[in-house]
Molecule: transfer RNA
Organism: Candidatus Gottesmanbacteria bacterium RIFCSPLOWO2_01_FULL_43_11b
């Protein structure tokens, strides 16, 4: 330089193109416990990599840029 495949919350991960983007795990606050801790409840956390376009609506579909992977040369 060519293809290809990821990109969503601090983490791993969901979401027929159709509700205020759903969960686990960390964390936080509380019950609890002589103290911790298991347990158990609660509550907060992503406008989804940027930036356009297509649509009545986009996490999804196209364009292109940016990044990580991997394959060719």
């Nucleotide at each position: 330089g060519c293809c290809c495949c990821u990109g969503u919350a601090g983490c791993u991960u969901a979401a027929c193109g159709g509700a205020u983007a759903a969960a686990g795990c960390a964390g936080g606050u509380g019950u609890g416990u002589u103290c911790u801790a298991a347990a158990c409840a609660c509550a907060a956390g992503a406008c989804u990599g940027g930036g356009g376009g297509u649509u009545c609506g986009a996490u999804u579909c196209c364009c292109u840029c940016c990044a990580g992977g991997g394959g060719c040369g």